RNAcentral holds the sequence, with entries from Ribocentre. c-di-AMP riboswitch aptamer (ydaO/yuaA leader) from Planococcus glaciei, 143 nucleotides, folded computationally.

RNA sequence: UAAAUACCUCGGCCUAAUCCUUGAAAAAGGAACGGAGGAACCAAUUUAUUGGGGCUAAUUCUGCGGUUUUGCAGAAGGGAUGAGAGCAACUCUUUCGCCAUCCUGCCCGUCAGCUAACUUCGUCGGCUAAAGCGAAGGAGGUC
Numbered sequence: 001u002a003a004a005u006a007c008c009u010c011g012g013c014c015u016a017a018u019c020c021u022u023g024a025a026a027a028a029g030g031a032a033c034g035g036a037g038g039a040a041c042c043a044a045u046u047u048a049u050u051g052g053g054g055c056u057a058a059u060u061c062u063g064c065g066g067u068u069u070u071g072c073a074g075a076a077g078g079g080a081u082g083a084g085a086g087c088a089a090c091u092c093u094u095u096c097g098c099c100a101u102c103c104u105g106c107c108c109g110u111c112a113g114c115u116a117a118c119u120u121c122g123u124c125g126g127c128u129a130a131a132g133c134g135a136a137g138g139a140g141g142u143c
Base pairs, nucleotide, nucleotide: 011128012127013126014125018031019030020029021028022027032123033122034121035120036119037118042113051111052108053107054106055105059076060075061074062073063072064071077104078103079102080101081100082099090140091139092138093137094136095135096134097133098132
């Protein structure tokens, strides 16, 4: 000096999963964002282990295997990301098309329709050093 790998910080991304205050800490409190249960009316007239149900983007179908299994493959469907620059006076941001890469999960336990009051629960976990091309807008605020 160059390359590769790892770690840390800043920034960025998925997700409801973040922020603030007090405290040396443990912890406590608050805000915010999410989920569940739960009347009347309405709905349902039902379900019978062929159970039923919830969160979520996370479902459906086909084939093979297997019943000592809980899998493998494929196809649809659904979801996420694509910085900066450019366009745009500035800051932020939405939608659509194509392309590329990736994901397609978890829970309750025989039980729950909707549901005001009310009751109750969660705030985890994971990823990133490289990255495309077009089109149509919106908001803020400034002049």
NCBI's taxonomy places the organism under Bacteria, Bacilli, Caryophanales, Caryophanaceae, Planococcus.
The coordinates come from a structure-prediction model, not an experiment, and the mean pLDDT is 75.